RNA sequence: AGAGUUUGAUCCUGGCUCAGGAUGAACGCUAGCGGCAGGCCUAAUACAUGCAAGUCGAGGGGCCGGCAACGGCACCGGCAGACGGGUGCGUAACGCGUAUGCAACCUGCCCGCGCCAGGGGUACAGCCUGUGGAAACACGGAUUAAUCCCCCAUAGUGCAGGGAUGCCCGCAUGGGCAUUAUUGCUAAAGGAGCGAUCCGGGCGCGGAUGGGCAUGCGUCCCAUUAGCUAGUUGGCGGGGUAACGGCCCACCAAGGCGACGAUGGGUAGGGGCCCUGAGAGGGGGGUCCCCCACACUGGCACUGAGACACGGGCCAGACUCCUACGGGAGGCAGCAGUAGGGAAUAUUGGGCAAUGGGCGGAAGCCUGACCCAGCCAUGCCGCGUGUGCGACGAAGGCCUUCGGGUCGUAAAGCACUUUUACACGGGAAGACACGCCCUGUGCGCAGGGCUAUGACGGUACCGUGGGAAUAAGCACCGGCUAACUCCGUGCCAGCAGCCGCGGUAAUACGGAGGGUGCGAGCGUUGUCCGGAUUCAUUGGGUUUAAAGGGUGCGUAGGCGGCCUUGUAAGUCAGGGGUGAAAUACCGCGGCUCAACCGCGGGGCUGCCCCUGAUACUGCCGGGCUUGGGUCCACGUUGGGCAGGCGGAAUUUGGGGUGUAGCGGUGAAAUGCAUAGAUACCCCAAGGAAUGCCGGAGGCGAAGGCGGCCUGCUUAUGUGGUACCGACGCUGAUGCACGAAAGCGCGGGGAUCGAACAGGAUUAGAUACCCUGGUAGUCCGCGCCGUAAACGAUGGGUACUCGGCGUCCGGGCGCAAGCCUGGGUGCCCAAGGGAAACCGAUAAGUACCCCACCUGGGGAGUACGCCGGCAACGGUGAAACUCAAAGGAAUUGACGGGGGUCCGCACAAGCGGUGGAGCAUGUGGUUUAAUUCGAUGGUACGCGAGGAACCUUACCCGGGCUAGAAUGUGAAGGAAUGUAUCAGAGAUGGUACAGUCAGCAAUGACCUGAAACAAGGUGCUGCAUGGCUGUCGUCAGCUCGUGCCGUGAGGUGUUGGGUUAAGUCCCGCAACGAGCGCAACCCCUGUUGUUAGUUGCCAUCGGGUAGAGCCGGGCACUCUAGCAAGACUGCCUACGCAAGUAGAGAGGAAGGAGGGGACGACGUCAAGUCAUCAUGGCCCUUACGCCUAGGGCGACACACGUGCUACAAUGGGCGGUACAGCGGGUAGCUACCUGGUAACAGGAUGCCAAUCUCGAAAGCCGCUCUCAGUUCGGAUUGGGGUCUGCAACUCGACCCUAUGAAGCUGGAAUCGCUAGUAAUCGGGUAUCAGCCAUGACCCGGUGAAUACGUUCCCGGACCUUGUACACACCGCCCGUCAAGCCAUGAAAGUCUGGUAGACCUAAAGUUCCGCGUCAAGAACGGGAUUAGGGUAGAACAGGUAAUUGGGGCUAAGUCGUAACAAGGUAGCCGUACCGGAAGGUGUGGCUG
Repeated sequence: AGAGUUUGAUCCUGGCUCAGGAUGAACGCUAGCGGCAGGCCUAAUACAUGCAAGUCGAGGGGCCGGCAACGGCACCGGCAGACGGGUGCGUAACGCGUAUGCAACCUGCCCGCGCCAGGGGUACAGCCUGUGGAAACACGGAUUAAUCCCCCAUAGUGCAGGGAUGCCCGCAUGGGCAUUAUUGCUAAAGGAGCGAUCCGGGCGCGGAUGGGCAUGCGUCCCAUUAGCUAGUUGGCGGGGUAACGGCCCACCAAGGCGACGAUGGGUAGGGGCCCUGAGAGGGGGGUCCCCCACACUGGCACUGAGACACGGGCCAGACUCCUACGGGAGGCAGCAGUAGGGAAUAUUGGGCAAUGGGCGGAAGCCUGACCCAGCCAUGCCGCGUGUGCGACGAAGGCCUUCGGGUCGUAAAGCACUUUUACACGGGAAGACACGCCCUGUGCGCAGGGCUAUGACGGUACCGUGGGAAUAAGCACCGGCUAACUCCGUGCCAGCAGCCGCGGUAAUACGGAGGGUGCGAGCGUUGUCCGGAUUCAUUGGGUUUAAAGGGUGCGUAGGCGGCCUUGUAAGUCAGGGGUGAAAUACCGCGGCUCAACCGCGGGGCUGCCCCUGAUACUGCCGGGCUUGGGUCCACGUUGGGCAGGCGGAAUUUGGGGUGUAGCGGUGAAAUGCAUAGAUACCCCAAGGAAUGCCGGAGGCGAAGGCGGCCUGCUUAUGUGGUACCGACGCUGAUGCACGAAAGCGCGGGGAUCGAACAGGAUUAGAUACCCUGGUAGUCCGCGCCGUAAACGAUGGGUACUCGGCGUCCGGGCGCAAGCCUGGGUGCCCAAGGGAAACCGAUAAGUACCCCACCUGGGGAGUACGCCGGCAACGGUGAAACUCAAAGGAAUUGACGGGGGUCCGCACAAGCGGUGGAGCAUGUGGUUUAAUUCGAUGGUACGCGAGGAACCUUACCCGGGCUAGAAUGUGAAGGAAUGUAUCAGAGAUGGUACAGUCAGCAAUGACCUGAAACAAGGUGCUGCAUGGCUGUCGUCAGCUCGUGCCGUGAGGUGUUGGGUUAAGUCCCGCAACGAGCGCAACCCCUGUUGUUAGUUGCCAUCGGGUAGAGCCGGGCACUCUAGCAAGACUGCCUACGCAAGUAGAGAGGAAGGAGGGGACGACGUCAAGUCAUCAUGGCCCUUACGCCUAGGGCGACACACGUGCUACAAUGGGCGGUACAGCGGGUAGCUACCUGGUAACAGGAUGCCAAUCUCGAAAGCCGCUCUCAGUUCGGAUUGGGGUCUGCAACUCGACCCUAUGAAGCUGGAAUCGCUAGUAAUCGGGUAUCAGCCAUGACCCGGUGAAUACGUUCCCGGACCUUGUACACACCGCCCGUCAAGCCAUGAAAGUCUGGUAGACCUAAAGUUCCGCGUCAAGAACGGGAUUAGGGUAGAACAGGUAAUUGGGGCUAAGUCGUAACAAGGUAGCCGUACCGGAAGGUGUGGCUG
């Protein structure tokens, strides 16, 4: 000090979350020791039991025990029980803190000083006696003492009253001192001792200590608490008190408090301090210290120096206990302890040895204060669980690429140490006190001596002994965050602080190995601060992220120009007081260290007082003119209000002309019209709005304002610088204004037009479109008070480069123009900003004031209050829920956005598919199995370029188990062949033949045990390689450097042209480059050249029926190698160029000649684990292997791809002509023979430019004549041929017979732009054969059409919008239905605290009366009051039938509102309507 999380990525805003520290903690796992500290946070709930406050016999009498000495007991009396200890209920208060004041006060015990103590008297306890009661206890009688009580005396500086003089002081009332005269009043106690003496007593003054009262300042939340107050505020008089006071009372006055927050409600003891934080702050108030409050709840007083009294009293109440039912007793928030509550907090311990307290002369007694011990890892601190050496790196675990790695010097082993624990021994300090004795002394006391006393405790500590011996866990290891592998699991089980993991390879679940972090602890949970500058004083914001009030006027308040006098409140300086101790900090010291503790120092940011300073601020006063205002002059204007007057248009009415339609739409219809519409003309009525001018133009504070004229009224500018002299700015509350819609009353009503009606559209159409149409739209008066009331930008003042317009003034000037002031716009510098952008009209630089914001949803909702006639407006939450919601910009993708341009994309054209039959593939169904894969385009004559067995992976059955294949291999045998038996076969058995090479070692071959390597077409193409499809032969995709941008990213690659092309040219913050394009390669088209057999045959010769058949020849064709050729090179036109155009020239060919091979970055988790390869998983007498048979060929159906047709451009028959690519010895076969034929039997050539396989359409004839046919050939019968071990399931072919559907194919849809389509045949691979009509290739014949780019599809580039980014097959809204959750309303019901009214009223106090010789008691009455009762109202909370919306949830229903022009632009206010989103009207906004 930061980090994670919104996005495809980016920057910003913003929330959530984490890492740190802390804790009176709790929980989980674990646990060796010690020191120090801490320990009911909840029920201020209830308490059994014991203890926690007594003491004094030296105040008094008595009683008891004892011979006595002496001891004990209750009572009277004294002092203490007001301290100490506990708790935090109450209290928002002078309670606390701090600083002052008391001239308005008290103070027992203590200290100092002065003075005093004479005399007398009466009671009451106890004791004795009697009585009542269960008890507690009470009552009567008699007698009695005192340091008890009373009286008298004495009396001062005391108290009370009035008087005089002097001095001094105070802020006021006033106070102090001295002197003096005077009136009245008040004292006392004794005890011990032989005594000295000691302890006491009274009055007074003073001190100290402790308290009381008052005041300034400080002290939580809610304004959805805004008004509160009757002893209330003050006065006079009195009462009361220690004392002031309305504290109390009578009377008088009418005040007092409050937005600087009264009153009410909620919560809470306050402080020193503690935690956190850089600090400022925030949070807390446990232990310790100070103060306060309380003592079962409420009230009350008494005693006393002191109490309204925790372990005192009285009364009332609740509760508990005792009881003889008549009455009584009690108060742990003291220490322990119990129950209860709770996540949770200890012993019914020891001791007064120390410290402190009460009493006492003292000894001493008492002391749950205290000192100790016990329990608890609750915290802090310290120590230990060993140290060194020890590799071949043991065993074992885990991982592994099988080589190894790791746990790991770790262990073992060797050497050593002994803290701690254990055992034994020694063994404290805390004890300086007190008492007694002696000495000294003025006396408090000092010195010396003697002696008793230790709970903790035989503890701390020290020593000795043996022995590594007695001692390690917890959490975590996906990122944040330090630490990784294996196995298991398979969106399951589970994890999770946030983001998120888990759907078969999970570093995220569970286990393991390993690792990381801390360590007698470690984690988890809760809480607080921090991080969070995320409430921002330090230290934030408000155009678009949340946030500027709709606008103005103005009150309080805040802030305020220049010069100057005074003052000294703020401010500053010096000094004084205080700020308790403890704590924190620094230093030193004591426990072996530390924690802990002691001592010293500084500090405690504060408050008060004194003195001083006077710049600034404030205040009093004086002056000034620049801020502001006034005046005069001249302008400007849709500013407002009122009245009047126009013209155009719409509509309606009347009249006229005139006839069949008009109107309306995408197209229509509703509607109007022959009863005469629409159209045209004239007249009239009425209402509303004001064309042109008109403009990023004007005015106004905003809303808003538009014909012309007049009146009234307002604002503003410029100039003059005459007047005032800071009069200013802002502005909470308040007041006023405030579009549209809407409301009330009354008018008005032409147009338009919510609602409504009808017509269309549609799946529907409560809409968009059309025809009508009410409220309304208009006016007057009164309400409402809201809008995207927007510049989404509050007001004021000052300052900060420029350029170009425009409106209104002023100056100079003839003008152009220049200068100047006020408005209104655009572009920009600096600067600002997340960016977009703003930029003198700031969103820049500063200051002042106001308003507002603090994650999204819930919600501008609920409740409350205020306003309103209502609609509704203002104010304005919470529960709950989410990990985001957002802003700007970027790259894509998309758009029923735009621009440009391609493609058989459309169009133009030719032929098909879709209908039929058949073939084939697929779906489906069926089946024992119909093996598997391919599935929109990009699966479906696809993997299959050959399923009868085989193939074959599937099914049924029969078999094998190191296995069907291969290697190593002991051993054996030549190899091998033949026959035979069982069996469906696999397989098993039997018999026979055979006896290798080499001299040998041995070798070849075969069989072959064990063993090691098997095998799997089982799964995962979503773990993969390779290969492939597709976009797409589309023209794109990128990089380096530079430049721009905070960044994603951009630029380059965009632009202007051009091209088939990111092809080229030009321009340009780009310059270059790569992968693609093109070219290089192959085929084909022309020519040349070389070569001349197997090809060819022009010339010569031979020869035949004929034939390159032969000699011969390479001229031609051809073959196949090389070369040439085409480059817009030339011409014309256009153009800067690139290039384009031309029936141009030339050329075989032109502008890429035609075709092929060739496929950029990438996309589709596209396809393939079944070609192959391969990770992982799975099977192992089977999921492997062999085998026979079956299946892959099934068949109601559906689809794709084809073949053949439906016929005459045809069929049949006969004749006849011409290819190219290829194939051939297990082959192709001439030729001959047989057969109708398939084919068979012969025979020959050819390993092939040699032999062979070899065309059809065409052409020439004949026939058929429009018919289900001489078309068509399905189907089926019969007979054959061939291949093959075998054609039943399930082959092809031939012959014969049969002769189905079909007469050109609905919606829809496919191919093709030239040697193409169409049509005709041919070849090849696979292959025994073939289901081939398929695939690939070859040649023959050989068209039509393209105006064009609007539209459909696909694509490219630029641009635009976006709420999309698994990217439009996207996103997303609302109702309804279901579940869960919190919440509002609600008849009622329950609870709580509070106030007032009335009735009643204990104890106590007080007053009056009565009482009496006097005083008092008792008694009676009044006042007051805790409590009780009655009735009503308000407030707060809980609950509730029912009801309202809201949130969340798996893939539910209905529609499609929004995001692309979202298919009707959207949104805001308002009104009406509608299942729902929503629609429409009106005004507004552009987001």
Molecule: small-subunit ribosomal RNA
Organism: freshwater metagenome